[in-house]
RNA sequence: CAGCGACAACGGCAAACCCGGUGCGAGCCGGGGACGCACAGCCACGGGACCCUCGACGGUCAGCCGAGCCACCGAA
Repeated sequence: CAGCGACAACGGCAAACCCGGUGCGAGCCGGGGACGCACAGCCACGGGACCCUCGACGGUCAGCCGAGCCACCGAA
């Protein structure tokens, strides 16, 4: 450096649900709460799902998969 990921250390995030706010909606934001996560960090580029009556080159989802970018620790 690459790979790998432990009943290790220091820490991190936070599903469902509840409360408040916001949006036509998918959803999002804040608080509580922890099912889980080694990037559950960033990014809608490809696929996918969903929303706006339909559609879109309009939107949502990064906790569905992949690409890209960044990153803590060090047992086997």

The RNA shown here (c-di-GMP-I riboswitch aptamer) has 76 nucleotides and comes from Cellulomonas aerilata. The RNAcentral record of the sequence draws on Rfam.